[in-house]
RNA sequence: GGAGUCGGCCGGGCUGUCGCUGCGCUUAUCGCGUGGAGGAAAGUCCGGGCUCCGCAGGGCAGGACGCCAGGUAACGCCUGGGCGGCGCGAGCCGACGGAAAGUGCCACAGAAAAGACACCGCCGAUGGGGCCGGUUCUUCCGGUCCACAGGUAAGGGUGAAAUGGUGCGGUAAGAGCGCACCGCGCGCCUGGCAACAGUGCGUGGCAGGGUAAACCCCGUCCGGAGCAAGGCCAAAUAGGGGUGCGAUGGUGUGGCCCGCACUGCACCCGGGUAGGCUGCUAGAGGCGCCUGGCGACAGGCGUCCCAGAGGAAUGACAGCCCUCGACAGAACCCGGCUUACAGGCCGACUCCCACU
Numbered sequence: 001g002g003a004g005u006c007g008g009c010c011g012g013g014c015u016g017u018c019g020c021u022g023c024g025c026u027u028a029u030c031g032c033g034u035g036g037a038g039g040a041a042a043g044u045c046c047g048g049g050c051u052c053c054g055c056a057g058g059g060c061a062g063g064a065c066g067c068c069a070g071g072u073a074a075c076g077c078c079u080g081g082g083c084g085g086c087g088c089g090a091g092c093c094g095a096c097g098g099a100a101a102g103u104g105c106c107a108c109a110g111a112a113a114a115g116a117c118a119c120c121g122c123c124g125a126u127g128g129g130g131c132c133g134g135u136u137c138u139u140c141c142g143g144u145c146c147a148c149a150g151g152u153a154a155g156g157g158u159g160a161a162a163u164g165g166u167g168c169g170g171u172a173a174g175a176g177c178g179c180a181c182c183g184c185g186c187g188c189c190u191g192g193c194a195a196c197a198g199u200g201c202g203u204g205g206c207a208g209g210g211u212a213a214a215c216c217c218c219g220u221c222c223g224g225a226g227c228a229a230g231g232c233c234a235a236a237u238a239g240g241g242g243u244g245c246g247a248u249g250g251u252g253u254g255g256c257c258c259g260c261a262c263u264g265c266a267c268c269c270g271g272g273u274a275g276g277c278u279g280c281u282a283g284a285g286g287c288g289c290c291u292g293g294c295g296a297c298a299g300g301c302g303u304c305c306c307a308g309a310g311g312a313a314u315g316a317c318a319g320c321c322c323u324c325g326a327c328a329g330a331a332c333c334c335g336g337c338u339u340a341c342a343g344g345c346c347g348a349c350u351c352c353c354a355c356u
Base pairs, nucleotide, nucleotide: 001352002351003350004349005348006347007346008345009344010343012321013320014319015318016317017316018315020036021035022034023033024032025031038327042338043337045336046335047334048333049332050226051225052224053223062222063221064220065219066218067081068080069079070078071077082096083094084093085092086091097217098216102215103214104211105210106209119156120155121152122151123150126149127148128146129145130144131143132142133141134140164182165181166180167179168178169177183206184204185203186202187201188200189198190197191196230278231277232276233275240269241268242267243266244265245264249263250262251261252260253259285304286303287302288301289300290299291298292297322325
C1' cells in the first nucleotide's frame, strides 16, 4: 500500500420566533418553569411480567423444541465448548435425538433403488452334449470343442446414491474366502462435569444405501384469553325487586261467579348503558466505578428520573455551518429474534505485496 474478518458507536448541529402536548406553580382566561420517539418505536415471530377466567391430580388431542455445560424471570434467546462443513487465514455456517420398531418415497438412466439383481463381461471346476484317442462294443480314463445347466460380482456400463478401501494370497473364474494395513461396530482404559476425544488395549470379517423441515418413535416444555385485560364512580329514559299508602277498586277475557293477565302514588334497593376516573409508566430501569467469572452474566456502592396521549402531542418559519442528512414514528410494560437503513466514526485481528 492492497484485500478481508469480527465487534462497538453516530444517525445533521446551533440560535431565534410562533405553535402542539404531559406535569408543576399560578392572580386559575392569561402567564412562568420543565419533559416530549427509535435503534429499530416496525413485523407481531418467540419468551415473561401484569389482569381476568378455569383448575384435586393426571391424561388424550394439538403445537413447539431436540449435541453438551452454563446464563436468565423465561425463551425457540445468549455465552462457552464438542462434532460436521466452508475458507490459506482472521473467521463463518449447521432443526446437530432415532433409519437395527413399523410404514412410505427415491424422477431420469440402469440388470437392479433394497433382505434386490445379472445387460456386457469372466469362468464353465461340477453336471450335460459333440469329436478324437487309450480298448473291438458297453463301461471307464485322457484330450479337445460348445457355452446348455450352472457359478461369479473382480472389470465395463447407469445413476445424486449400487451392499467398506488398497494390496497380497487364493480360485475354474471370483468373492472378507484368508491375511496385512486403513476404515467401521462393540467392550475396556485414559483425559474431560459433559458432549466428546485418543498413534491406547482387546475383540468382531464387517452388519440392514439414502430420506424423519415424510408419516412416525423417544425425550423436554406448554391451561385459556388478553390493557377493547381488569377495577371504581355513575345519569336521562325504559325495565326489575321490596316497603308503605289508597281502593277491596279499574280494565281485559267471559253470559255470570271463581280464576288469570294488566293497571295508581311515594320512598328505598341493586344491575346495565351513555359518560367520567383508573390501570399508565420508578422499571427484571439508565449511567459510572469496584468485585467475581474466559464469557453470557451476577453482586455491591454511588448517581439520575428519561413521552404517557385518548381523534390521539413531538411541528412550522427564518438565519448560520457542515461531510447536505437513510430507514422510519410510541399507545400496558420488559427480554429476545427477524426485517429496513444514505452516509460516517472507532477498536481488535487475518492474508498478500514492497521496503528497512